[in-house]
RNA sequence: ACGCGCUGGCGGGGCUCGGUGAAAUUCCGAACCGGCGGUGAUCCACGGUCCGACCGUGGUAAGCCCGCGACCCGGACGGCUUCGGCCGGACGGUGGACCUGGUGAGAAUCCGGGGCCGACGGUUGGGAGCGGGGCGACCCACUCCCAGACAGUCCGGAUGGGAGACAGCGCGC
Repeated sequence: ACGCGCUGGCGGGGCUCGGUGAAAUUCCGAACCGGCGGUGAUCCACGGUCCGACCGUGGUAAGCCCGCGACCCGGACGGCUUCGGCCGGACGGUGGACCUGGUGAGAAUCCGGGGCCGACGGUUGGGAGCGGGGCGACCCACUCCCAGACAGUCCGGAUGGGAGACAGCGCGC
């Protein structure tokens, strides 16, 4: 150095201005953001070479190229239970988005231009009924009806999970 195992912490960014409206960081116009591994014709450093070309080594370079994670669905099996359920879960499934011009031998990655994508749940007003709280003005919950407003960026699950990168220890070679 490599392989395997254990442990440890680390491990996601983003709404500003204007418009409409009773209400919008949710709509409209503009603005803003981009997890992890791989690949890689950018770029940088060092070395070889008299210099350059070139070669080697290291670093660096993709939201929409390949794959992974998050969310969601199923789930062998395990744990708990007041027997209603609840929690964990190997593994399996699902799973978004790119064109164009240039350079060039070659572009899915470079340069220019234009586009596109982003889990689940929540969110507003009015009326009626019923219940609760308050001396009271009034406040709160639930049910039904009418209208409405739609989240990559707000709030929540989440002080969670996590691809993975790193460090330490042990064993093997």
The RNA shown here (FMN riboswitch aptamer (RFN element)) has 173 nucleotides and comes from Micromonospora globispora. Its mean pLDDT, the model's own confidence on a scale to 100, is 79. Taxonomically the source falls in Micromonospora (Bacteria, Actinomycetes, Micromonosporales, Micromonosporaceae). Rfam family: FMN riboswitch aptamer (RFN element). From the family's description: The RFN element is a highly conserved domain that is found frequently in the 5'-untranslated regions of prokaryotic mRNAs that encode for flavin mononucleotide (FMN) biosynthesis and transport proteins. This element is a metabolite-dependent riboswitch that directly binds FMN in the absence of proteins. Gene Ontology term of the family: FMN binding.